Predicted 3D model of a 695-nucleotide part of an RNA (large-subunit ribosomal RNA, domain II) from a Minisyncoccia bacterium. Rfam family: Bacterial large subunit ribosomal RNA. The full RNA is in RNAcentral, with records from ENA.
Context: one part of a larger RNA
RNA sequence: GCCAACGAGUUUUAGCAUACUGCGCGGCUAAGUCCCGAUAAAGGAUGGAGCCAUAGGGAAACCGAGUGUGAAUAGCGCGUUUGUAGUAUGCUAAAGACCCGAAGCCAGAGCGAGCUUGUCAUGAGCAGGGUGAACAGAGUCGAAAGAUUCUGGGAGGCCCGAACCGUUGAGCCGUGCAAUACUCUCGGAUGACUUGUGAUAAGAAGUGAAAAGCUAAUCGAGCCUGGUAAUAGCUGGUUCUCUCCGAAAUAACUUUUGGGUUAGCGUCGAGUGUUUCCUCUAGUGGUAGAGCACUGGAAGGUCUGGACAGGGCGAAAGCUCGCUAGACCUAUCAAACUCCGAAUACUAGAGAUUGAUAACUCGGCAGUUAGACUCCGGGGGCUAAGCUCCGGUGGUCAAAAAGGAAACAGCCUAGAUCUCUAUUUAAGGUCCCUAAAUUCAUGCUAAGUGCACUUAAGGAGGUGGAAUUUCUCAGACACUGAGGAGGUUGGCUUAGAAGCAGCCAUCCUUUAAAGAAAGCGUAACAGCUCACUCAGUAAGAGAUUUUGCACCGCAGAUUCAUGGGGCUAAGCAUGGUACCGAAACUGAGGGCUUCAUCUACGUUCGCGUAGGUGGAGCGGUAGGAGAGUAUUCCGAUCUGCGUUGAAGGCGAAGGGGUGACCCACGCUGGAGCGUUCGGAAGUAAGAAUGUUGGC
Numbered sequence: 001g002c003c004a005a006c007g008a009g010u011u012u013u014a015g016c017a018u019a020c021u022g023c024g025c026g027g028c029u030a031a032g033u034c035c036c037g038a039u040a041a042a043g044g045a046u047g048g049a050g051c052c053a054u055a056g057g058g059a060a061a062c063c064g065a066g067u068g069u070g071a072a073u074a075g076c077g078c079g080u081u082u083g084u085a086g087u088a089u090g091c092u093a094a095a096g097a098c099c100c101g102a103a104g105c106c107a108g109a110g111c112g113a114g115c116u117u118g119u120c121a122u123g124a125g126c127a128g129g130g131u132g133a134a135c136a137g138a139g140u141c142g143a144a145a146g147a148u149u150c151u152g153g154g155a156g157g158c159c160c161g162a163a164c165c166g167u168u169g170a171g172c173c174g175u176g177c178a179a180u181a182c183u184c185u186c187g188g189a190u191g192a193c194u195u196g197u198g199a200u201a202a203g204a205a206g207u208g209a210a211a212a213g214c215u216a217a218u219c220g221a222g223c224c225u226g227g228u229a230a231u232a233g234c235u236g237g238u239u240c241u242c243u244c245c246g247a248a249a250u251a252a253c254u255u256u257u258g259g260g261u262u263a264g265c266g267u268c269g270a271g272u273g274u275u276u277c278c279u280c281u282a283g284u285g286g287u288a289g290a291g292c293a294c295u296g297g298a299a300g301g302u303c304u305g306g307a308c309a310g311g312g313c314g315a316a317a318g319c320u321c322g323c324u325a326g327a328c329c330u331a332u333c334a335a336a337c338u339c340c341g342a343a344u345a346c347u348a349g350a351g352a353u354u355g356a357u358a359a360c361u362c363g364g365c366a367g368u369u370a371g372a373c374u375c376c377g378g379g380g381g382c383u384a385a386g387c388u389c390c391g392g393u394g395g396u397c398a399a400a401a402a403g404g405a406a407a408c409a410g411c412c413u414a415g416a417u418c419u420c421u422a423u424u425u426a427a428g429g430u431c432c433c434u435a436a437a438u439u440c441a442u443g444c445u446a447a448g449u450g451c452a453c454u455u456a457a458g459g460a461g462g463u464g465g466a467a468u469u470u471c472u473c474a475g476a477c478a479c480u481g482a483g484g485a486g487g488u489u490g491g492c493u494u495a496g497a498a499g500c501a502g503c504c505a506u507c508c509u510u511u512a513a514a515g516a517a518a519g520c521g522u523a524a525c526a527g528c529u530c531a532c533u534c535a536g537u538a539a540g541a542g543a544u545u546u547u548g549c550a551c552c553g554c555a556g557a558u559u560c561a562u563g564g565g566g567c568u569a570a571g572c573a574u575g576g577u578a579c580c581g582a583a584a585c586u587g588a589g590g591g592c593u594u595c596a597u598c599u600a601c602g603u604u605c606g607c608g609u610a611g612g613u614g615g616a617g618c619g620g621u622a623g624g625a626g627a628g629u630a631u632u633c634c635g636a637u638c639u640g641c642g643u644u645g646a647a648g649g650c651g652a653a654g655g656g657g658u659g660a661c662c663c664a665c666g667c668u669g670g671a672g673c674g675u676u677c678g679g680a681a682g683u684a685a686g687a688a689u690g691u692u693g694g695c
Stems, first nucleotide, its partner, number of pairs: 001695006011095013026052003032046004056063002066078004098237002101234001105227004110223002117201009126191001128160003131156001135152007164188003169184003203219001205215003240628006250263005264368002266365007275358001278351006289340001290338002295334003299330008310321004371397004375392006402413003417590004422586001424584001428580003431565003437577001439576006450567002458552002462549010479536005485509003490504003515530001518529003591618012629684001631681006638674001640673002648668004654663003
């Protein structure tokens, strides 16, 4: 891991509700006792104590269909009559209370010191080598105190180093040889040493050269048994089918925020009977917008005043720049501004359609109180976030499948009762993958721009459209040919300055035209152009604004992305006509629910069952309501089945049922089993790191 078996809302006593049954000329007995029985259980009888109901109101006295309050005959509050017992089901309470699961707490004349810690008693062990204390003896020196040499001696928590005890570093091992080992290395090794045997001290206690260490692989309180099914607002699991409806993730409070209680939202029953929804009319308001009349902010201008805060000039007067307050004009801003002011929404009234899985009231049973995205209006944030917090009784998902968006809970279309190789469409599409236009008309784009979304400031004779305006057959713009001169090298300055370093002036003449010169150039000249003019040529040329589509800006790692191929349309824009396209609509047929109505039968007269017709409906998590299937046992039933083969097992293939499931047939098996009506439960397995067994 798989398979099989086992494995979770039970029981008792009370209460509430619903259904059914008995009685209702109210209902019921409890304990106990008696009978029967086995000194049991079950059953029968007795037992009227007592309980519920029959009248309520008040704290009470008390009054009574009323009563309390109150001065009240007012007003207001609570009242103005039917049940009761049992059974079943649902829920609640107390109990282990649906099942499994802690770490823990407490108790005991409980068990442990054969591990380990300390202690006691009695034994044992420590190769070899080194150092050489005290002390003693002998000698030398010295007046002495003493000093010194040699020999002997053999001290020490002394030194080196085996056994022994330990375990510093590294390796190795790390499903190991091993639940702490192995190899090398290392510390102590006559001592606070090591060790054998025996004894002794323990659970809030021992022992501890102290690490909360150790006390039998267990220690910040051992182990065993018990209290004990401890408790768990936590996690996991909780077993058959079909039908109808169908949520919530919000508010308030909470030692409360992953839990509760009440309300909201669901369902079922009873009641009211259109109150719901929709339209119209009327009303309330201060939002969006707008505005500047108030409160404030803020820009420009004119005028008037104030103080001299300050800077500059001046001897001063004063001038100027500026500061500040007010008035007016122009143009403005505001969630906490308003002279104004919608749409929605809300309230009331009227009206029409509809009869429902509208509304409201009362009662039974819940679940929910971690929400998510999207659109709109806002706060926070950076008008960041797949961010966060509100609002809309918005939408969808949650609890919703199908088609589209390549893929894609929350987007777009659309809500799946079942069957159909039938139809029409939605969103979205129609070259191929891939169903359907290589469709029609008019334009644009040349960048593979683009063909999903999305990319800036800035730059640019890319190209299309629109508008305004200037020149132009009296010849424009461009091009070609020619001219572009004289006074003069203007004056000054300068080494020089001649149109062209710089300063000043910028005239006159000849002209078709030509600047005391727009640029290049020279040391200065020279030289080359330009403005300007003529001729040739011949029809448009220039400037500005705006707009469509493109270009650059734009750098990455698979050929790596329009979904791909690929496309010059199969791209973009505008318009048209066809077609495709879903579980939507429609068509044909079937099933179920519910309402209305008709018929038949039954009826406790409330209605129920069956059939026909018509209307509406049948996605669904938590959850509510209803109807069934299966298993074991009990009572009755079929005068049931069975060795002429029961149960059980195997076999996709037959039949019935919406389904759980039931029936038949064949093989196997070898002794019990079923139908129907009731009753009672150890009543359904895929999950619980489930338990046991097997492989």
Lineage of the source: Bacteria > Bacillati > Minisyncoccota > Minisyncoccia.